[in-house]
RNA sequence: UAAUUAUCGGAAGCAGUGACUUCCAUAAUUG
Numbered sequence: 001u002a003a004u005u006a007u008c009g010g011a012a013g014c015a016g017u018g019a020c021u022u023c024c025a026u027a028a029u030u031g
Base pairs, nucleotide, nucleotide: 002030003029004028005027006026007025009024010023011022012021013020014018
């Protein structure tokens, strides 16, 4: 005591409906 990825997840948002974005939780990896 930071970053990244994932989800049987939960909530909110529209910049205009993407299976998106943000936050939280859980697990794993790296230093």

This is a predicted structure of a 31-nucleotide RNA (Iron response element II) from Pelobates cultripes. Rfam family: Iron response element II. For this family Rfam cites "A cytosolic protein binds to structural elements within the iron regulatory region of the transferrin receptor mRNA" (Koeller et al., Proc Natl Acad Sci U S A, 1989). Rfam's curators write: IRE, TFRC, SLC40A1, SDHB, SLC11A2, CDC42BPA, ACO2, ALAS2_H.SAPIENS, CDC14A, EPAS1, ALAS2, qoxD, Hao1, NDUFS1, transferrin, Aconitate.